Predicted 3D model of a 161-nucleotide RNA (c-di-AMP riboswitch aptamer (ydaO/yuaA leader)) from Streptomyces sp. ADI93-02.
RNA sequence: CCGGAAUCCGCACCGACUCACGUGUGGCAGGAGCGGGGGAACCAGGUAAGCCGCCGGCCGGAGGGAUCCGGUACGGCUAGGGGUCAAGUCGCGCACCGCGCGGCCGGGCAUCUCCAGUCCGAACCCGACAGCUCACCUCGCAGGCGCCGGAGAGGAAAAGC
Numbered sequence: 001c002c003g004g005a006a007u008c009c010g011c012a013c014c015g016a017c018u019c020a021c022g023u024g025u026g027g028c029a030g031g032a033g034c035g036g037g038g039g040a041a042c043c044a045g046g047u048a049a050g051c052c053g054c055c056g057g058c059c060g061g062a063g064g065g066a067u068c069c070g071g072u073a074c075g076g077c078u079a080g081g082g083g084u085c086a087a088g089u090c091g092c093g094c095a096c097c098g099c100g101c102g103g104c105c106g107g108g109c110a111u112c113u114c115c116a117g118u119c120c121g122a123a124c125c126c127g128a129c130a131g132c133u134c135a136c137c138u139c140g141c142a143g144g145c146g147c148c149g150g151a152g153a154g155g156a157a158a159a160g161c
Stems, first nucleotide, its partner, number of pairs: 001144002007032003013027003033141006043131001053077004057072006080129001081126004088104007105121005111153005
C1' cells in the first nucleotide's frame, strides 16, 4: 500500500531470556472500538386458501410382488433462493456451464481534485430458508504485497525552542 472492519488494551497463569530479582517480551480469559448477519410493529410485498427442489432413513397405508401414496421440529445435497465483497450486466464467438473478445457499469494506483497512463471485476458462505426492523441473539477483526507520472489546493506529524 491492497484488503480496507481487519485495530487497541489485557487479570490470573504459562513459555523464553537472566546467577537471581526486576524490566521488557510471546501466548492467553476477557474487554474497548470497528465491521457483518439474523430478528417485531408500522411500511413494503402478495392476493381465495393451500401447496411449493433432490436423495436417503424412519413411521403409516395399498399391493401377490415389483412398487406406489402420505407424513416426518431425522441425515445429506445444491440447480431454486439468499449473504459477504468493487467483483455486475449485455452482445458475439468457440473445441461449450467453461473459455475468449467487446460495450456499459463498478473498484484500485500512497491527503483531496483534475489530466494522463495502468491494473482488477475473483473467491467463499448459508442450505429450500431469511424484505425493512426496537428489544434481543450471533459472527468477524484475516490474508497478500513493494519504492511513487504531471498540475493545483490543503493538511498532519516529528524534532527543536
Its mean pLDDT, the model's own confidence on a scale to 100, is 76. It matches the Rfam family "c-di-AMP riboswitch aptamer (ydaO/yuaA leader)". About the family: This family represents a conserved RNA structure found upstream of the ydaO and yuaA genes in Bacillus subtilis and related genes in other bacteria. Lineage of the source: Bacteria > Bacillati > Actinomycetota > Actinomycetes > Streptomyces.